[in-house]
C1' cells in the first nucleotide's frame, strides 16, 4: 500500500431501515435474618429536573431517508490475509 471484519454503557453482548442497550455479569438500595450467607425485588447509557417529564447519545465528519447502530461516501482506531521490504 491492497483486501476482508469489527468500533454501541463499568464488562460481554442484542436490536427485518421502525421504541437503541434485550439478555447476562457487575454496581447500588430495599425485603428476608440475632447477624451473614444464599434467595427475592427495584434502580443501574449520559445530562437537566423534587418530581412528572425533557434534551443527547451506537469510532468521527458528511450524505440518502418521513425515520439509520443498521444503507452510501471520506477519515480514525484494532484484529486478520495479502503484497511490498532495494
Nucleotide at each position: 500500500g491492497c483486501g476482508g471484519c469489527g468500533g454501541u454503557g463499568g464488562c460481554g453482548g442484542a436490536a427485518c431501515g421502525g421504541u437503541a442497550g434485550a439478555c447476562g455479569c457487575g454496581a447500588g438500595g430495599c425485603c428476608c435474618u440475632c447477624a451473614a450467607a444464599a434467595g427475592g425485588c427495584c434502580u443501574u447509557g449520559u445530562c437537566c429536573g423534587c418530581a412528572a417529564g425533557g434534551g443527547c447519545g451506537u469510532g468521527u465528519g458528511g450524505g440518502u431517508u418521513c425515520g439509520a447502530c443498521u444503507c452510501c461516501c471520506a477519515c480514525c482506531c484494532g484484529c486478520c490475509g495479502c503484497a511490498c521490504c532495494a

Model confidence (mean pLDDT): 80 of 100. The RNA shown here (transfer RNA) has 86 nucleotides and comes from an Actinomycetota bacterium. Its Rfam family is "tRNA". The family's RNA type in Rfam is transfer RNA. Rfam links the family to the GO term triplet codon-amino acid adaptor activity. NCBI's taxonomy places the organism under Bacteria, Bacillati, Actinomycetota.